């Protein structure tokens, strides 16, 4: 020096914050940047890019606030 694991750290998980004895990723650059339906390109098929129309959610995940919506009292 270079590779694996492990331990600590620090980061990330498609719209906000906050907690977690959670989960799964990444690590000096990554890890992330949703889903369906048509077209066009690329391609043997799957897969990938890109336009265009449409759709579902503040969570990864669990709870709360907080934006927004829908409904009923006062």
């Nucleotide at each position: 020096c270079g590779c694996a694991u492990a331990u600590u750290a620090g980061g990330a998980g498609a719209u906000g914050g906050c907690a977690u004895g959670c989960c799964u990723c990444c690590u000096u650059a990554a890890a992330c940047c949703g889903c369906c339906a048509c077209u066009g390109c690329a391609c043997a098929u799957u897969c990938g890019c890109a336009g265009u129309g449409g759709c579902u959610g503040a969570u990864g995940a669990u709870g709360c606030c907080u934006a927004c919506g829908c409904a009923g009292g006062g």
This is a predicted structure of a 74-nucleotide RNA (Fluoride riboswitch aptamer (crcB RNA motif)) from Marinobacter sp. Of the family's consensus pairs, 100% are formed in the model. It matches the Rfam family "Fluoride riboswitch aptamer (crcB RNA motif)". The family has 289 seed sequences and 2,293 matches in Rfam 15.1. It was read from a public genome assembly, where an Rfam model found it. Its mean pLDDT, the model's own confidence on a scale to 100, is 76.